The RNA shown here (SAM riboswitch aptamer (S box leader)) has 127 nucleotides and comes from an uncultured Solirubrobacterales bacterium. The coordinates come from a structure-prediction model, not an experiment, and the mean pLDDT is 78. Rfam family: SAM riboswitch aptamer (S box leader). About the family: The SAM riboswitch is found upstream of a number of genes which code for proteins involved in methionine or cysteine biosynthesis in Gram-positive bacteria. The sequence was found by an Rfam model in a public genome assembly.

[in-house]
RNA sequence: CACGCAUCGAGAGGGGUGGAGGGACUAGGCCCAGUGAAGCCCCGGCAACCAUCCGCAGGCCUUAUCGGGUCGACGGAACGGUGCCAAGUCCAGCCAGGCUCCAGCUAAAGCCCUGGGUAGAUGUGAC
Numbered sequence: 001c002a003c004g005c006a007u008c009g010a011g012a013g014g015g016g017u018g019g020a021g022g023g024a025c026u027a028g029g030c031c032c033a034g035u036g037a038a039g040c041c042c043c044g045g046c047a048a049c050c051a052u053c054c055g056c057a058g059g060c061c062u063u064a065u066c067g068g069g070u071c072g073a074c075g076g077a078a079c080g081g082u083g084c085c086a087a088g089u090c091c092a093g094c095c096a097g098g099c100u101c102c103a104g105c106u107a108a109a110g111c112c113c114u115g116g117g118u119a120g121a122u123g124u125g126a127c
Base pairs, nucleotide, nucleotide: 003125004124005123006122007121008120013043014042015041016040017039021032022031023030025093026092028091029090044085045084046083049081050080052077053076054075055074058071059070060069061068062067089119094116095115096114097113098112
């Protein structure tokens, strides 16, 4: 790189450095940016995927009983491993359905509405 699974409308920014780009992709839209982009460094924070710990409904095993073992929905903590900290994954892209309502255009299709998909991101598993 490729593969499986889960999640993706919530949440959380300051400083230094840097010096013109950035928002994955795109001859699209819309934004962010010299009141300083990306990248890098420091500090802070968010979240709870993995690990860990605590509480606990319950299941299973075991025991003559007391009890013991194991798994554990759900809830909590946040010292570890990642991740993340403008906008829904910024929107759209491909497919299907719906409505002509809203601004404009158009006239049976859409830049509208809904659902799904592709792609992507993050974690985790396996190789």

The model forms 94% of the base pairs in the Rfam consensus.